This is a predicted structure of a 75-nucleotide RNA (c-di-GMP-I riboswitch aptamer) from an Actinomycetota bacterium. The model forms 94% of the base pairs in the Rfam consensus.

[in-house]
RNA sequence: GUCACGAAAGGGCAAACCCGUCGCAAGACGGGGACGCAAAGCCACGGAGCUCAACGAGCUGGCCGGGUUGCCGAA
Repeated sequence: GUCACGAAAGGGCAAACCCGUCGCAAGACGGGGACGCAAAGCCACGGAGCUCAACGAGCUGGCCGGGUUGCCGAA
């Protein structure tokens, strides 16, 4: 240094719910708020679920798998 792993330290993210905005909706964004999270950073490739003016389009990465990047360094 790398892989695995996850003690400590410094920190990080932010569920439900409330308010506002956008959207037909699922839901997204901003503010508040914390259920939790070692990738709860990013990516819709596969599965799964959800929505719709529907045979197509969209949403969920905090559903699972996969890809990719990253802070720290005890056992």
Model confidence (mean pLDDT): 90 of 100. It was read from a public genome assembly, where an Rfam model found it. NCBI's taxonomy places the organism under Bacteria, Bacillati, Actinomycetota.